Model confidence (mean pLDDT): 78 of 100. This is a predicted structure of a 162-nucleotide RNA (c-di-AMP riboswitch aptamer (ydaO/yuaA leader)) from Paenibacillus senegalimassiliensis. RNAcentral holds the sequence, with entries from MGnify.

[in-house]
RNA sequence: CGCUGAAUUCUGUGAUAUUCAGAAACGGGGGAACCAUCGGAAGGGGCCAUGCUUGGCCCGUUUCAGGGGUGAAUCGCUGGGUUGGCACAUUGGCCAAUACCCAGUGUAGGGCUGCUUUCGUGCCCGAAUCCGUCAGCUAACUCCGUAAGCGUCCGAAAGAGG
Numbered sequence: 001c002g003c004u005g006a007a008u009u010c011u012g013u014g015a016u017a018u019u020c021a022g023a024a025a026c027g028g029g030g031g032a033a034c035c036a037u038c039g040g041a042a043g044g045g046g047c048c049a050u051g052c053u054u055g056g057c058c059c060g061u062u063u064c065a066g067g068g069g070u071g072a073a074u075c076g077c078u079g080g081g082u083u084g085g086c087a088c089a090u091u092g093g094c095c096a097a098u099a100c101c102c103a104g105u106g107u108a109g110g111g112c113u114g115c116u117u118u119c120g121u122g123c124c125c126g127a128a129u130c131c132g133u134c135a136g137c138u139a140a141c142u143c144c145g146u147a148a149g150c151g152u153c154c155g156a157a158a159g160a161g162g
Stems, first nucleotide, its partner, number of pairs: 001151004008024005025146006035136001039064004044059006066134001067131004075106007082097005109125004115159006
C1' cells in the first nucleotide's frame, strides 16, 4: 500500500488502552397491523369434475421428523468408517440403513484479477459456528457487534485523475 470481512474514525480518562466509557459510521438480532403460514410418507372412506387417464376437497387411521441465527458456504453422487441382519467358523463374504465421521468428485452461490465500472481471461472459496424447544414478514420501540486472517498486479472499452 492492498485483499476477505460489518468490523472503521474520533473524543474522554491518562493507564503510550487489543482490556473502560461515549459519539459518529457501518453491520446484525428481536419486535404490530396487513399479508403469509398452519408438516412429510402410506393406505382407507365420502363428495365434485371428467370420454379415459386423472385431478380437487373433506373425514379419520398408522408412521416419521424439532426449529432458528450469522455467513457465499447450499444440494447431490461414489467409496470407506459406523450400525443392523444373514451365512460361516482360520482368514474372509453378502444385503440393508445414511443420523454422524473421513476421502474423492460435482454444484446453487461467492471472491480476487492495484484508479473505478463493465466485459473477457486466469486463479481460488464453496467453511465454521451460535441459540437452546423458541423467534415468518414487520412501523414505532428494543438488544447486540466493530473480530479474525492474509499478500494480488493479464487484456479491452468507457469514465475519472494527473